[in-house]
RNA sequence: GAGUUUGAUCUUGGCUCAGAACGAACGCUGGCGGCAGGCCUAACACAUGCAAGUUGAACGAACCCUUCGGGGUGAGUAGCGCACGGGGUAACGCGUGGGAAUGUGCCCUUGGGUGCGGAACAACGUUUGGAAACGAACGCUAAUACCGCAUAACAUCUUCGGAUCAAAGAUUUAUCGCCCAAGGAUCAGCCCGCGUUAGAUUAGGUAGUUGGUGAGGUAAUGGCUCACCAAGCCUACGAUCUAUAGCUGGUCUGAGAGGAUGAUCAGCCACACUGGGACUGAGACACGGCCCAGACUCCUACGGGAGGCAGCAGUGGGGAAUAUUGGACAAUGGAGGAAACUCUGAUCCAGCCAUGCCGCGUGAGUGAAGAAGGCCUUAGGGUUGUAAAGCUCUUUCAAUCGUGAAGAUAAUGACGGUAGCGAUAGAAGAAGCCCCGGCUAAAUUCGUGCCAGCAGCCGCGGUAAUACGAAUGGGGCAAGCGUUGUUCGGAAUCACUGGGCUUAAAGCGUACGCAGGCGGAUGUGAAAGUCGGGAGUGAAAUCCCAGGGCUCAACCGUGGAAUUGCCUUUGAAACUGCGAUGCUAGAGUGUCGGAGGGGAUAGCGGAAUUGCUAAUGUAGAGGUGAAAUUCGUAGAUAUUAGCAGGAACACCGGUGGCGAAGGCGGCUAUCUGGACGACAACUGACGCUGAGGCGCGAAAGCGUGGGGAUCAAACAGGAUUAGAUACCCUGGUAGUCCACGCCGUAAACGAUGGAUGCUAGCCGUUGGGGGGUUACCCUUCAGUGGCGCAGCUAACGCAUUAAGCAUCCCGCCUGGGGAGUACGGUCGCAAGAUUAAAACUCAAAGAAAUUGACGGGGACCCGCACAAGCGGUGGAACAUGUGGUUUAAUUCGAGGCAACGCGAAGAACCUUACCAGGGCUUGACUCGCCCUCUUUGAACUCCAGAAAAGGAGUCCUUCAGUUCGGCUGGGAGAUGCACAGGUGCUGCAUGGCUGUCGUCAGCUCGUGUCGUGAGAUGUUGGGUUAAGUCCCGCAACGAGCGCAACCCUCAUCCUCUGUUGCUAACAGGUAAUGCUGAGAACUCUGAGGAAACUGCCGGUGAUAAGCCGGAGGAAGGUGGGGAUGACGUCAAGUCCUCAUGGCCCUUACACCCUGGGCUACACACGUGUUACAAUGGCAGUACAGCGGGACGCUAACUCGCAAGAGUGUGCAAAUCUCCAAAAACUGCCUCAGUUCGGAUCGGUCUCUGCAACUCGAGACCGUGAAGCUGGAAUCGCUAGUAAUCGCGGAUCAGCAUGCCGCGGUGAAUACGUUCCCGGGUCUUGUACACACCGCCCGUCACACCAUGGGAGUCGGUUCUGCCUUAAGCCGCUGGGCUAACCUUUUAGGAGGCAAGCGUCCACGGCAGGGUCGGCGACUGGGGUGAAGUCGUAACAAGGUAACCGUA
Repeated sequence: GAGUUUGAUCUUGGCUCAGAACGAACGCUGGCGGCAGGCCUAACACAUGCAAGUUGAACGAACCCUUCGGGGUGAGUAGCGCACGGGGUAACGCGUGGGAAUGUGCCCUUGGGUGCGGAACAACGUUUGGAAACGAACGCUAAUACCGCAUAACAUCUUCGGAUCAAAGAUUUAUCGCCCAAGGAUCAGCCCGCGUUAGAUUAGGUAGUUGGUGAGGUAAUGGCUCACCAAGCCUACGAUCUAUAGCUGGUCUGAGAGGAUGAUCAGCCACACUGGGACUGAGACACGGCCCAGACUCCUACGGGAGGCAGCAGUGGGGAAUAUUGGACAAUGGAGGAAACUCUGAUCCAGCCAUGCCGCGUGAGUGAAGAAGGCCUUAGGGUUGUAAAGCUCUUUCAAUCGUGAAGAUAAUGACGGUAGCGAUAGAAGAAGCCCCGGCUAAAUUCGUGCCAGCAGCCGCGGUAAUACGAAUGGGGCAAGCGUUGUUCGGAAUCACUGGGCUUAAAGCGUACGCAGGCGGAUGUGAAAGUCGGGAGUGAAAUCCCAGGGCUCAACCGUGGAAUUGCCUUUGAAACUGCGAUGCUAGAGUGUCGGAGGGGAUAGCGGAAUUGCUAAUGUAGAGGUGAAAUUCGUAGAUAUUAGCAGGAACACCGGUGGCGAAGGCGGCUAUCUGGACGACAACUGACGCUGAGGCGCGAAAGCGUGGGGAUCAAACAGGAUUAGAUACCCUGGUAGUCCACGCCGUAAACGAUGGAUGCUAGCCGUUGGGGGGUUACCCUUCAGUGGCGCAGCUAACGCAUUAAGCAUCCCGCCUGGGGAGUACGGUCGCAAGAUUAAAACUCAAAGAAAUUGACGGGGACCCGCACAAGCGGUGGAACAUGUGGUUUAAUUCGAGGCAACGCGAAGAACCUUACCAGGGCUUGACUCGCCCUCUUUGAACUCCAGAAAAGGAGUCCUUCAGUUCGGCUGGGAGAUGCACAGGUGCUGCAUGGCUGUCGUCAGCUCGUGUCGUGAGAUGUUGGGUUAAGUCCCGCAACGAGCGCAACCCUCAUCCUCUGUUGCUAACAGGUAAUGCUGAGAACUCUGAGGAAACUGCCGGUGAUAAGCCGGAGGAAGGUGGGGAUGACGUCAAGUCCUCAUGGCCCUUACACCCUGGGCUACACACGUGUUACAAUGGCAGUACAGCGGGACGCUAACUCGCAAGAGUGUGCAAAUCUCCAAAAACUGCCUCAGUUCGGAUCGGUCUCUGCAACUCGAGACCGUGAAGCUGGAAUCGCUAGUAAUCGCGGAUCAGCAUGCCGCGGUGAAUACGUUCCCGGGUCUUGUACACACCGCCCGUCACACCAUGGGAGUCGGUUCUGCCUUAAGCCGCUGGGCUAACCUUUUAGGAGGCAAGCGUCCACGGCAGGGUCGGCGACUGGGGUGAAGUCGUAACAAGGUAACCGUA
């Protein structure tokens, strides 16, 4: 820097990614070289070889050779070395700078010395034990081995007289050695300051402990050890304990500060199978030495012995994982030696490994027919791609051959015939890995179909996947590339540099106060901090810079810089600290004054509730949404009087007062705390904060004792409810009150710690003071509120009472959940409080604001939404559609409103898509190629068949052009190929069309302005309207789609037109009729105009828009009706109208045919028809309009009861016809299952049609079911409307109770907007945004995971006490043994040794604690999981506001 919480935004905040690094590992791949690196795990166990020897110029014997001069080998004695080098566990060490009380072999310097003696022991010999390892006894022997004497200071001790202490020789020479002493160098030991991980859920630790005196011990200081004395010492600046860890130079990362780390190289430390111990030595408590104990392994003759790879190789084991049982001492270095030399798994080299870093190569140029092939494609092309091929070149590296170093100053080369150089051949031998949804550079096709799989985070995959797998193409890096792991970075995400705390995580409930931190003003002293100069140190390597060497680089070497630190010295004195002195602005005291529910105790008061007594009085009272439980005729409620008792104090009362907070309210008295004002007398910084600590601390709760009126957890009853362990009601106990003692928590909130200073104001209010012109005003101090500028804030907001600008101190936070939980500790009588984790799990959890949506939130408004009415549905029968069921099939679709008389404006066949059966396969239909033929079409008959398809035959008709060629066009047939076909799937891939909200009044844009932003404004507001309609106002000004208007129709009038329509006047005719002449007036036809605009008047309103009333008018405020449907919503409907992507079928899921089915029928629902009757039925008799008609409508006449039939006229229709209108009117019937109602059934017919069985309609005769106005519920309608009456049309051969139209008759009601439903605007809340059909909580059930408790059990570690005590040092004894020295010598002494004893002590044992861990029947909660169960607690007033503490 990016991704990820949201519909979007800003912020907080976590998670994740891009970078660098690695002793790495794994997967795929692998040409060369250089330089590095290579058991991070089991300090697990180790076979085998090697890793420390050397000196004959210290010594004697033995052996070999000899030129007899001597030379050599080498066990043993002796000297030096083995304390270095190497590996990398864990302890108190390490880093840095100082210090004093020390030692130091070899080395250097200096001064001296080196005389004389002696006794042994190995080897060896003899004997002897043992399996071995290894010994034993006796005897001999040398020395630079051992011992004595002498000498003795510049050494040591000292009582200051003195005393004590050494030596080694070798040799032919030269020389090398030896001893004493002093000094140096080197190395080592010791002490001190500072620095050096985490945990306080480790707070006290310590008896040699702390100090002193004395002694011992050591190279040396010292409780290092001991005796005695004292009681100290360490610790909140973290002792002790626990866990973890070698430390450092450095390394990695980072801008730095930091963080992480401590491989390789270098310094220090510690360790060597585990534990203990000392010896030798200059140096060790000793990796390849010794002793003891233990475990393990090996040998054994069972008696006893041997061993220690954390040296180099190597083996097993462990592990994701780490190399050869190589060469050489040539170089560098080490040991010994006089030296030659020997030894050296140190080292130098080689081998293995892409483990890392660095370098090189895998070719270069040219080459467009843009080849072939692959892939994609819109089928044209594009891309792979100058890539290849081809042509022309080159030869690094590798290969082969030849030559051949430096490393070596004289000799000596493991590496090594290596590096390098030269020659030869030929593009020849040499490219992979990962990625391509975003972050993040790079995309297409196919396969798959929430499968298989991917995934770092977000997330992909459910049939069109740029995210899986493959291919092609592309991107990145490259002998590597990816993955995994780890570290730092990004992360300002522990914030010193450099964060925060009103609401996101975060201010302790509140005060007092020890330590600590910080602290007013003036001068002065000293110089701790601070600052400047100088000196020392800060190892080398590393890093950095400069220049240098390998062809470059990596790498290596030279010089410089740096090493930010520590110590020391000298100076300065501003600031901080320190000392003393003085000051008054902070703080405190004093005097005077007023305010107050501040606190405590005692007393008093009235109202009210309840109870009791008495009285009046009678049937109810009480309570609720409605009721009931309850009380009351044994007298309630109500009313009156009196009494009792407890608790609380109306009005005043107020964003008013007081208090640190909790909190405090009747009145009076007493005691008492704090604050404020005025004065400026006193003290003189006495201050602020405050970890621990110590007080106070609502309610609930606990203990003891009182008290008990009200209210009231628990509990009981009544209701409510699906349930109701609740909400409501009636009761009611703890408690509520008092005293004393606990508890110590609250949403203890201003969700805002305390103190001080500074930074515009305005308006209230409480207390005090000052002033003035005094019903008021000005001013000042202290409080308490509202608004508001700068500033701050993510925003909301805060704003002199800061959340502003600063200083000081304290507390607290670091993703959500788990969890304020577990364990441990402390406190508590208990409840519990406090302190306070982890495993595991998620990618979020949050804050503020925005737009919507929603609310059993609010305001306003509208609608046949309710209300007011009229008529229905729901009950009956039937019709029709649907569900269900049935069926071979009952084709398919439509599903709340917005499916259900819907698609379907009409299923007997057809339709038809379904089922059964029979057939057909280029097909029923379109178009093309190839081949053949050149007559096509119709009718009829026969055969078999259910038909289709098929076979046979008769008859009629019969192509065009022509170059006369089947040549051209057309047609037919056969085969094959392309193809046809599909009412097969997907309406969630689509177009188109449609429904719906809704004919609701809304939906947006440009510019400007406001806001960090999403967005807002405009569009909100005041009026008004049917309307975002209009007016006014306004940081908005305009505009668009909608509204309205323009269009059609109806209503009035005028003009024109005058037949097929009309007939007033005139004439003719009839039984009658515009029937005829005629007319153009009227009706009407159908063209064009007029008319209506709140235009006029009055009122109202704001002088507006408009509204109300009126006039005129056929019509009055959109005149009635229609067409017209904004942005969008519902993945709404339709792939079966049509079109169409993809998928699927292709002798079938296509096509043809017959029959069946879509018409089924215990049932349920929707929509209708007819009714139940007298507002009716029957009979008689009038008056329309829209429309239709030739495959048609049909007059008239005849026949039939009728449906209808026959004959037949007119009419492509203002002419003919359908055509009869029906309700109305008049008469009869008289309340009944009827003269209502017509279902059902029997029968006879008619019509249509190829055909009415399944399955048409109609007529007539007979039959005459249910039904007497319909439960809960529900629908339509506001005027020519409802209701009622008939008529026409589409579809159609036939079939209408449906649909679309037409006219006739023709109402009732609307107070009004509380309520139901839907909608609009504004506002409010929200945890919703798939948007309340939302979200979401808890128990239970199931699965899995981690975890707490748990009788116990197993183990680690540690402490205390006691027992035992190996080896060993030390001490005592030393009777036994004893070469050197002494003596007075058969022997004794000195000294030594064995042996014994004692202190200490490892391992071990016994007992008891602490602590940590493993397992654990059972058990507790927690987390996660797809659709489980029960409820609905929260989010809206969430339907009882929510939440906190407590029971």